[in-house]
Context: one part of a larger RNA
RNA sequence: CGUAGGAAACUUGAGAGGAGUUGUCCAUAGUACGAGAGGGCCUGGAUGAACGAACCUCCUGUAUAUCUGUUGUCCUGCCAAGGGCAUAGCAGAUUAGCGGUGUUCGGUAGGGAUAAACGCUGAAAGCAUAUAAGCGUGAAACCCGCCUCAAGAUAAGGUUUCCCAAGCACGUUAAGUGCUAUUAAGACCCCCGGAAGACUACCGGGUUGAUAGGCUGGGUGUGUAAGCGCGGAAACGCGUUCAGCUAACCAGUACUAAUAGGUCGUUUGG
Numbered sequence: 001c002g003u004a005g006g007a008a009a010c011u012u013g014a015g016a017g018g019a020g021u022u023g024u025c026c027a028u029a030g031u032a033c034g035a036g037a038g039g040g041c042c043u044g045g046a047u048g049a050a051c052g053a054a055c056c057u058c059c060u061g062u063a064u065a066u067c068u069g070u071u072g073u074c075c076u077g078c079c080a081a082g083g084g085c086a087u088a089g090c091a092g093a094u095u096a097g098c099g100g101u102g103u104u105c106g107g108u109a110g111g112g113a114u115a116a117a118c119g120c121u122g123a124a125a126g127c128a129u130a131u132a133a134g135c136g137u138g139a140a141a142c143c144c145g146c147c148u149c150a151a152g153a154u155a156a157g158g159u160u161u162c163c164c165a166a167g168c169a170c171g172u173u174a175a176g177u178g179c180u181a182u183u184a185a186g187a188c189c190c191c192c193g194g195a196a197g198a199c200u201a202c203c204g205g206g207u208u209g210a211u212a213g214g215c216u217g218g219g220u221g222u223g224u225a226a227g228c229g230c231g232g233a234a235a236c237g238c239g240u241u242c243a244g245c246u247a248a249c250c251a252g253u254a255c256u257a258a259u260a261g262g263u264c265g266u267u268u269g270g
Base pairs, nucleotide, nucleotide: 001152005163006162007161008160009159010158011157015149016148017147018146021049022048023047024046025045026044027043033038051106052105053104054103055102059100060099061098062097066093067092068091069090070089071086072085073084074083075082076081110144111143112142117137118136119135120134164269166180167179168178169177170176186264187263188262189261190206191205192204193203194202211257212256213255214253215252216251217250218249221245222244227240228239229238230237231236
């Protein structure tokens, strides 16, 4: 820009893409078959491999500052307690998130039309013949079926809902044209954010508000804070104390910030 008014939702599916793999074992059955050795078709079941998708309950990895320990040095006057720097100083754990080595799930079933192949009826050709007319069975291949995208599918689809009050001038009235003013539904700008993201886009929220931060409570992690008391010559230990602290997690709560405002979009539609 188009989809013959403008919007907001929900959709149909022309078409396109994805997927499509396979082993072993058990029962049937030591049966059919076979002198024996050996050993089934069919059918039903179990369990894997590789591949793929989703996810983070478990396992596992990371987790630049969540907790703790600790070395050197400088600083907060000193003790104690802390802070800076040293690869995050080093080391041990670790929430969320993101991952896999982890977990769950998937390939199916079924239908249609077929290939090779196998048939029925059956003439030409009194027979025979699956074929000439006609009718069947039949494969991981084909078309559906499963998943995803999809109306720029220009043949531009469908459904539901929402929105559009006037005045003036020209015109003989009218059809219509132009102007003024005010602006609909809705959208955007702007702002607070996001398991969305390079930007953009997308999604949520904007006081009629829990969108983010803060605070409170919880969870999780770390592992028993500081101070004081007791014991010890001291290092240190014990008690108060499963303490103290706690990122991204879960709730609650308007304390802070989403204030205020602006723009586009019209007048019933060839």
This is a predicted structure of a 270-nucleotide part of an RNA (large-subunit ribosomal RNA, domain VI) from Candidatus Elusimicrobium euhamitermitis. Rfam family: Bacterial large subunit ribosomal RNA. Taxonomically the source falls in Elusimicrobium (Bacteria, Elusimicrobiota, Elusimicrobia, Elusimicrobiaceae).